Small-subunit ribosomal RNA from a metagenome, 1409 nucleotides, folded computationally. It matches the Rfam family "Bacterial small subunit ribosomal RNA". Gene Ontology terms of the family: structural constituent of ribosome and ribosome.
[in-house]
RNA sequence: GCAAGUCGAACGAGAAAGUGGGGGCAACUCCAUGAGUAAAGUGGCAGACGGGUGAGUAACACGUGAACAACCUACCCUUGAGUGUGGAAUAACACCGCGAAAGCGGUGCUAAUACCGCAUAACAUCUUCGGGUCGCAUGAUCUGGAGAUCAAAAGCGCAAGUUGCUUGAGGAGGGGUUCGCGCCUGAUUAGCUAGUUGGUGAGGUAACGGCCCACCAAGGCUUCGAUCAGUAGCCGGCCUGAGAGGGCGAACGGCCACACUGGAACUGAGACACGGUCCAGACUCCUACGGGAGGCAGCAGUGGGGAAUUUUGCGCAAUGGGCGAAAGCCUGACGCAGCAACGCCGCGUGGAGGAUGGAGGCCUUCGGGUCGUAAACUCCUGUCAGUAGGGACGAAUGCCUCGCAAGAGGUUUGACUGUACCUGCUGAGGAAGCCACGGCUAACUCCGUGCCAGCAGCCGCGGUAAUACGGAGGUGGCAAGCGUUGUUCGGAAUUACUGGGCGUAAAGGGCGCGUAGGCGGCAUUGCAAGUCAGAUGUGAAAGCCCCGAGCUUAACUCGGGAAUUGCAUCUGAAACUGCUUUGCUUGAGUCCUGGAGGGGGUAGUGGAAUUCCCAGUGUAGCGGUGAAAUGCGUAGAUAUUGGGAGGAACACCUGCGGCGAAGGCGGCUACCUGGACAGUGACUGACGCUGAGGCGCGAAAGCUAGGGGAGCGAACGGGAUUAGAUACCCCGGUAGUCCUAGCUGUAAACGAUGGGCACUUGGUGUUGGGGGUAUUGAGUCCCUCGGUGCCGGAGUUAACACGUUAAGUGCCCCGCCUGGGGAGUACGGUCGCAAGACUGAAACUCAAAGGAAUUGACGGGGGCCCGCACAAGCGGUGGAGCAUGUGGUUUAAUUCGACGCAACGCGAAGAACCUUACCUAGCCUUGACAUGCAUCUCUAAGUCGGUGAAAGCCGGCGACUGUAGCAAUACAGAAUUUGCACAGGUGCUGCAUGGCUGUCGUCAGCUCGUGUCGUGAGAUGUUGGGUUAAGUCCCGCAACGAGCGCAACCCCUGUGAACUGUUGCCACCGGCCUUCGGGCCGAGCACUCUGUUCAGACUGCCCUGUGAAACGGGGAGGAAGGUGGGGAUGACGUCAAGUCAGCAUGGCCCUUACGGCUAGGGCUGCACACGUACUACAAUGCUCAGUACAGAACGAACCGAAACCGCGAGGUGGAGGAAAUCCCUAAAACUGAGCCCAAUUCGGAUUGGAGGCUGCAACUCGCCUCCAUGAAGCCGGAAUCGCUAGUAAUGGCGUAUCAGCUACGACGCCGUGAAUACGUUCCCGGGCCUUGUACACACCGCCCGUCACAUCAUGGAAGUCACUUGUACCCGAAGUGCAUGCGCCAACCGCAAGGAGGCAGUGCCCUAA
Repeated sequence: GCAAGUCGAACGAGAAAGUGGGGGCAACUCCAUGAGUAAAGUGGCAGACGGGUGAGUAACACGUGAACAACCUACCCUUGAGUGUGGAAUAACACCGCGAAAGCGGUGCUAAUACCGCAUAACAUCUUCGGGUCGCAUGAUCUGGAGAUCAAAAGCGCAAGUUGCUUGAGGAGGGGUUCGCGCCUGAUUAGCUAGUUGGUGAGGUAACGGCCCACCAAGGCUUCGAUCAGUAGCCGGCCUGAGAGGGCGAACGGCCACACUGGAACUGAGACACGGUCCAGACUCCUACGGGAGGCAGCAGUGGGGAAUUUUGCGCAAUGGGCGAAAGCCUGACGCAGCAACGCCGCGUGGAGGAUGGAGGCCUUCGGGUCGUAAACUCCUGUCAGUAGGGACGAAUGCCUCGCAAGAGGUUUGACUGUACCUGCUGAGGAAGCCACGGCUAACUCCGUGCCAGCAGCCGCGGUAAUACGGAGGUGGCAAGCGUUGUUCGGAAUUACUGGGCGUAAAGGGCGCGUAGGCGGCAUUGCAAGUCAGAUGUGAAAGCCCCGAGCUUAACUCGGGAAUUGCAUCUGAAACUGCUUUGCUUGAGUCCUGGAGGGGGUAGUGGAAUUCCCAGUGUAGCGGUGAAAUGCGUAGAUAUUGGGAGGAACACCUGCGGCGAAGGCGGCUACCUGGACAGUGACUGACGCUGAGGCGCGAAAGCUAGGGGAGCGAACGGGAUUAGAUACCCCGGUAGUCCUAGCUGUAAACGAUGGGCACUUGGUGUUGGGGGUAUUGAGUCCCUCGGUGCCGGAGUUAACACGUUAAGUGCCCCGCCUGGGGAGUACGGUCGCAAGACUGAAACUCAAAGGAAUUGACGGGGGCCCGCACAAGCGGUGGAGCAUGUGGUUUAAUUCGACGCAACGCGAAGAACCUUACCUAGCCUUGACAUGCAUCUCUAAGUCGGUGAAAGCCGGCGACUGUAGCAAUACAGAAUUUGCACAGGUGCUGCAUGGCUGUCGUCAGCUCGUGUCGUGAGAUGUUGGGUUAAGUCCCGCAACGAGCGCAACCCCUGUGAACUGUUGCCACCGGCCUUCGGGCCGAGCACUCUGUUCAGACUGCCCUGUGAAACGGGGAGGAAGGUGGGGAUGACGUCAAGUCAGCAUGGCCCUUACGGCUAGGGCUGCACACGUACUACAAUGCUCAGUACAGAACGAACCGAAACCGCGAGGUGGAGGAAAUCCCUAAAACUGAGCCCAAUUCGGAUUGGAGGCUGCAACUCGCCUCCAUGAAGCCGGAAUCGCUAGUAAUGGCGUAUCAGCUACGACGCCGUGAAUACGUUCCCGGGCCUUGUACACACCGCCCGUCACAUCAUGGAAGUCACUUGUACCCGAAGUGCAUGCGCCAACCGCAAGGAGGCAGUGCCCUAA
């Protein structure tokens, strides 16, 4: 800004601009036209429809089906009758006045289809008297008579007529009212209600009615959920789902409600009225401050709010609506257009051919693969877009003419729109994105990042090789969309009606009695409520479904059908349920007989024991504990004897025995009393089962009052224990425990298993009763009823288990459950004296909590068994000094690794330089080293000089090889220079790895195939009975076999044999020498020995065992006896054990350095701490002297003899030896002497001096010798280690590494050579079986609570604020009604006065704020 007006054919009045004409000088004026037009008014109809919204409403609001005999209805249709005669006003208008405005007042004039009187009038209304028909109680309907009351309007037309008006009847459509049924959540809302429920009467309404009023009565609703609170418009339908259901109520359609908020009426057929009125309130606007105006939840549009939602468009052409006789006017209803991928549907972005599989990207095992026929390229097509031309349907009406009419003819009307559509032209040209790629879930690689950045629906990814983050390539999916977020249903049988459960997972009420309710035996009669069948009405349209049709298809639209599972009515059936009739006895109950019982209550009574008191005897302790102490006791305890007091509980009997509903009940006696059971017959005749609420009972503890109080004994006191000990143990001890009366009302009140009935194989105990058989006699044998146990079948169960006492199979009823925590908490309510009980949430938080079973591991669980594991022994460590390793610290560096056992004399079988990896300094840059390509040649190797600490740098000298060829030369090779690829790294990661190793552990275990068992994980085998060092063997067994381990096979050693016979041996024989011991040579191989091959030992033999075997014990023989001793040998696996520094190796990192060379330094630093050794502390010793006996090794840059020198280390020397030939060859022991218990003749550190050796070099930083010095230390705290026999202990010897050495280490060798083991309780480790488990990274596990800080959520809190609601009270607008109405008034009556009637005003009732 627009969305509701219209009618002049109801009425009166009635312009202006403009145009034409006249008058006038002009201003101006007159006439006509404009036009009976505009605008306004009276009057009629409409405005109650159409359009919007969902605030309120849990309601007859809505849905569905009925009812009105209790109703209304303008316009419309059908039909009857009528339309006569009068009157008085008023707006407009004019004038005057008030006001800023909105607007208002006064006076005067006027019309009507406006208003009023009278007439006439009935099948209308009312009263009254009859008759008929019908019904559902009031009654309805038809009809006859009498009386009373009530009507009207005219307009148009020449007319015919037509449109109105009045009054009836009927209809259609619309509305009002009533009723049945349906319709969300909360009981932490259980009682609500005074107009409330009903009656009578009056009023009111279109109409019934407490709708309103007066009076009367005291009712009405409610656990089948009233009242209250919360939420919500209802439905057709929409979404989802197999369905049943669940969620929703946009668009379209029906109904309701609302119109700024609250209240109210007026007008009208209809409203208590979205674009009407009045009042109050909030808000906005205007104002001259006195007052006024307004209501978009109409269409657009604006602001605000918000994650978010459009144009201030065109048109009345169509459809529909209002008015009108009509033309027509109005219509933001509507028809169209615009905006938004918001949804649904259709189409395109090209098609065919095209491999040197191009370029490029990505990956790569470097060969290639992939994007990929994809592109390029060739040949086509022409949708959409573009452009040019043509161009609709939607139009029927209406109007005009003709016609009596039916109808005929003519003509007008398109917002969308130059739109849809058709045709030509152009040209592959203009047109593809989004998400995902660990599993669920279709789709995988590279790079970057490094528990960061990030992802994530759930599980979960990311800590240096991420298909999970980010990017890229590739792939998958969908596609003009894709993904995310939110929401609903599904999956979810996860609220289970369809369709779940409750022993242990959440879940049986603690138990009984019993109300309502639910369910209910056999036969029979009737009814027909449930049920079933048929019919009728209804179940709007749209939607869904089916068939067809129209837009090129589809979406969409149209036609027809089906469906609408519902409700109502009628008819029928009678099996079942129900109601009813009559019976029955089997369910249930009663009577009788009988026995069993800790069933309950009351009263009485008994003995044992404890304690206390009195008295006696008696003396020093008692008591108590793991051990003690507190305590008691010389004031006489404990002990013991006698007497007394008092309370409580009732040993044995006593029993998975009895009784009771459960809790529970135990000496004996009496009384009172409940129940169950058995037996036999009789009686009642379904009287039954369950049981929400309700009532009662209900262990212990606790509470109130009064008693009682022996023992016991929370609290409390004391003593112990302990780190502490508010505990466990001990000494005391108050409540309480006991009785009476009351309260509490809970327990693991458990069989963790509600009650009842029925059915379904068994075995075996026990308890109460009865019967039978045999018998003189049932205690024994058989049957049966009731109870109570165990085992077990089918079946059930997730499994465990249950299994006629069901957790089996069914029916009936009740209670209860729905993830864990929060929490049985908070708030509210009820109960209680209190304690507290019952009922019983949410916020928040977690991704689980839980059950049963399995395999392991673990246990201060059990059983069995091993091991120097303990014990029994021997010797050590821990104390000292020194050596060595480590930590720490220091440092330029003190390189690195190893960390309980299983790192620490470890890597290292040897750091002065080297090693060496570290530090400092000086140098090199294709490099100290490998390979390839290119290049270079007076350059390589070598050598000389300068400089320098050296490396290095600078300079000089200085050669080639092979093939072909006479040669020049060519080719190939070596070397050098330069350059490029690359070398190099003891840099990181042993948690990316290989290999190797340690460890449990030389422990006896670890597995598999087939079979069997189990839903399964798994089990069995492998367990059991024996036995062994052994899963060794035997027996048994749903197992039968097998593998890796054990054992054996291998080596050394112990005995013997054969062979061997030098370098070994020397008994006999020969020769020689001799100090008579013996030696040498020859011969020899007997012995020893070397070495090779064999033999031997196997529980083979005998005896023996509670014995079957295995096996054990003893014995014989034998060198050796039960694996003879030792070694090698290490199952499946564990420890992310150790090692990237031995080697190898993925990835990462450095590249004139994190690579390479050199010198010096460091790895050896020293307040400390620890580990491992050595030497000691001495007399079983030390020193000195004498003297005897090994084994196994080593030796050529090596071992090195004799002899000589030196006190010695060592030196000189050089025989012999590549070795059974040479070298090295013992010490302790033994014999003798000294020492005499002393820090010494022990001990040897430290230091001084002097030497030796190795080596380029002993300063940092080597070893050894001699002289001198002579420290600590006198056997070692807590703690801790090794060893069971040729072992421990002790003594020496050798070797590797190595120039030398820190070796006192390591690895070996031999000599001398013990003690002890009762035994397996304990410590440690291990094996098997079993048990518990909340552990599984497996007890170094898991896990609980307080406190501190921070954050979040919830409860309480003096008070305070806001909102909602109730009750009582005050004030009270507008307004209807009533009353009044002294003021005012046209119609009627009356001559008039006045009357009738009306209005203002006032009052009262009600009442919003």